[in-house]
RNA sequence: GCCGCUGUGGCGGAAUUGGCAGACGCGCUGGACUCAAAAUCCAGUGGUGGUAACACCGUGUGGGUUCGACUCCCACCGGCGGCA
Numbered sequence: 001g002c003c004g005c006u007g008u009g010g011c012g013g014a015a016u017u018g019g020c021a022g023a024c025g026c027g028c029u030g031g032a033c034u035c036a037a038a039a040u041c042c043a044g045u046g047g048u049g050g051u052a053a054c055a056c057c058g059u060g061u062g063g064g065u066u067c068g069a070c071u072c073c074c075a076c077c078g079g080c081g082g083c084a
Base pairs, nucleotide, nucleotide: 001083002082003081004080005079006078007077010026011025012024019067027045028044029043030042031041032040046057047056048055049054060076061075062074063073064072
């Protein structure tokens, strides 16, 4: 230099025919249980603003297509693999 795969909450990892983003697990927070803890069980858990209702933002970055994009197209950045 060329080719292929890949990038989603704190972590792993779902969602693909383009139609409610974050299922499930771990972790974390609160509670129950205990003398206390561990284990177990229940509830919650993307971010910002707000007392709340709610609003806005969010799939590596920037654009494009579309009524609508994690998903399709282009460029770039990072990671992994192959070829030279």